[in-house]
């Protein structure tokens, strides 16, 4: 890296390094020398796996101690496609399905 299954409108930041791009692709908006991205190191958040409690399975809790995630914008939006409401055409607004990406665990 692949494949299969679940989630994705909640939630959670300081301090130190470093230094220019960063938000996965494209486009659009955003964030950023008033130091983003990234990296450590301290909190946190969550509860997928593991343990724990309800007598077991299923399920529900909880969360102190493990393995992973996560801590700007809904996965920042759109991105194929159906309905829909709007219209001379449209823009644009609902909705709902796939795609694709992220994160688990499980296969091989």
């Nucleotide at each position: 890296g692949a494949u299969u299954u679940a989630u994705a409108a909640a939630g959670a930041a300081g301090u130190g390094g470093u230094a220019a791009g960063a938000g996965a692709c494209a486009g659009g908006c955003u964030c950023g020398a008033u130091g983003a991205c990234c990296c450590a190191c301290u909190g946190g958040c969550a509860a997928c796996c593991a343990g724990c409690a309800a007598a077991a399975u299923a399920u529900u809790g909880a969360a102190a101690a493990g393995g992973u995630g996560c801590c700007a914008a809904u996965u920042c939006c759109u991105g194929u496609u159906c309905g829909g409401a709007g219209c001379a055409a449209a823009a644009u607004c609902c909705g709902g399905a796939a795609c694709a990406u992220a994160u688990a665990a499980a296969u091989g």
Molecule: SAM riboswitch aptamer (S box leader)